A computed fold for a 73-nucleotide RNA from Anaerostipes sp., annotated as transfer RNA. Model confidence (mean pLDDT): 83 of 100. The source organism's lineage runs through Bacteria, Bacillati, Bacillota, Clostridia and Anaerostipes. Rfam family: tRNA.

RNA sequence: GCUGCUAUGGCACAGGAGGUAGCGCACCACAUUGGUAGUGUGGAGGUCACCGGUUCGAAUCCGGUUAGCAGCU
Numbered sequence: 001g002c003u004g005c006u007a008u009g010g011c012a013c014a015g016g017a018g019g020u021a022g023c024g025c026a027c028c029a030c031a032u033u034g035g036u037a038g039u040g041u042g043g044a045g046g047u048c049a050c051c052g053g054u055u056c057g058a059a060u061c062c063g064g065u066u067a068g069c070a071g072c073u
Stems, first nucleotide, its partner, number of pairs: 001072007010025002013022001019056001027043006049065005
């Protein structure tokens, strides 16, 4: 220098034929307990790495950038 893959709540991940984001763990409150833990119920938290484009509408399609990993030279 070139190519490919990955980037989604605190963490690990799902969602790919566009219609406005979900599970588990963790966190908070309440109940249960003599008190923890555990269990149950409820709740908060992400505009999907960034910038543009297409579209009525983009996490999803297109271009570029950044970072990580792998390969080639």